[in-house]
Molecule: c-di-GMP-I riboswitch aptamer
Order: sequence, then structure tokens, then C1' cells
RNA sequence: UUUGUCUCAGGGCAAACUGCAGGAAACUGUAAUACGCAAAGCUAUAGGGACUAAAGGCUCUUCGGAGCCUAUGUCAGCCAGCUGCCAAA
Repeated sequence: UUUGUCUCAGGGCAAACUGCAGGAAACUGUAAUACGCAAAGCUAUAGGGACUAAAGGCUCUUCGGAGCCUAUGUCAGCCAGCUGCCAAA
């Protein structure tokens, strides 16, 4: 450097659902689980993309509220960037 394996071996991660906790939400932590993963390790202040809309803005309103816009919130298991274990060649 390339290839392979998450059942050759060694060693890892943990989706959805559910419980508890946090949060306006997206979502996060944790327990349990095992959908999957060879980077499912790290980075959201390189960048693209996606989700949410509390606060704020605008419009409407039967004045109760409703709709739309916006990230400063979130996602690394969407792309991407950086780094790397084991085995074989």
C1' cells in the first nucleotide's frame, strides 16, 4: 500500500422497539437488545446535505390562537475530512 474478516482467530461498535433521565423540538444520555458496521473511531468551527423551530421576524385572527420564514439547536449509522486495530499478501 492492497485485500479480507464483525463466525478463521483476537479485540470492538450497537439500529429499531421498550423503560428511566434531559430537551420546546429535532435529538441526546443510560439500561436492555442485536438491524447492521472494517473505521458504525474522531470532527457539526473546512465544506455539502438532512432534521427541528424554543427565542425572534412576518402574515392572518373568532384575540383563544393558527400559518410561514429563520440556527444560535441537532444528526458523523447521508456525503465528506482526519486518524487507526487484527490477519493475509